[in-house]
RNA sequence: GUCGGUGUAGUUCAAUGGUAGAACGGGGGACUCAUAAGCCUCAAACGAUGGUCCGAUUCCAUCCAUCGACA
Numbered sequence: 001g002u003c004g005g006u007g008u009a010g011u012u013c014a015a016u017g018g019u020a021g022a023a024c025g026g027g028g029g030a031c032u033c034a035u036a037a038g039c040c041u042c043a044a045a046c047g048a049u050g051g052u053c054c055g056a057u058u059c060c061a062u063c064c065a066u067c068g069a070c071a
Base pairs, nucleotide, nucleotide: 001070002069003068004067005066006065007064010024011023012022013021018054026042027041028040029039047063048062049061050060051059
């Protein structure tokens, strides 16, 4: 330099056009003599900018980050 994969919560992963979920982790509560576990509850995310569409995490373009193949 060319081509391709990936990018979603603090972390690991779903959802693939129609209200973004789970596990672990974090805050609070109840329980306990106390702690832990278990129970109840709360907060937290679609890499960026445009485009298509009634509607975009999803489709398209460019860029950014990262990984790989080739040169």
Molecule: transfer RNA
Organism: Minisyncoccota bacterium